[in-house]
RNA sequence: GCACCCAUAGCUCAAUUGGAUAGAGCAUCAGACUACGAAUCUGAAGGUUAUUGGUUCGAUCCCAGUUGGGUGCG
Numbered sequence: 001g002c003a004c005c006c007a008u009a010g011c012u013c014a015a016u017u018g019g020a021u022a023g024a025g026c027a028u029c030a031g032a033c034u035a036c037g038a039a040u041c042u043g044a045a046g047g048u049u050a051u052u053g054g055u056u057c058g059a060u061c062c063c064a065g066u067u068g069g070g071u072g073c074g
Base pairs, nucleotide, nucleotide: 001073002072003071004070005069006068007067010026011025012024013023019057028044029043030042031041032040050066051065052064053063054062
């Protein structure tokens, strides 16, 4: 330099190949339980879906650029 893959909650990942309110586990916080903790149960909070544009009535999803990471080739 070229090609391909990935980017969603603090972490690990879903989201049925465009449809209405983006979810789960762990972690955090609160409550229950306990003599106190741990475990367990209940609940809550937490997201500009990397970023900038485009297509569309409608984009996490499709297209292009940029940024970051990974793999292969030279």
A computed fold for a 74-nucleotide RNA from Bacteriovoracaceae bacterium UBA2428, annotated as transfer RNA.
The organism belongs to Bacteriovoracaceae, within Bacteria.
Model confidence (mean pLDDT): 81 of 100.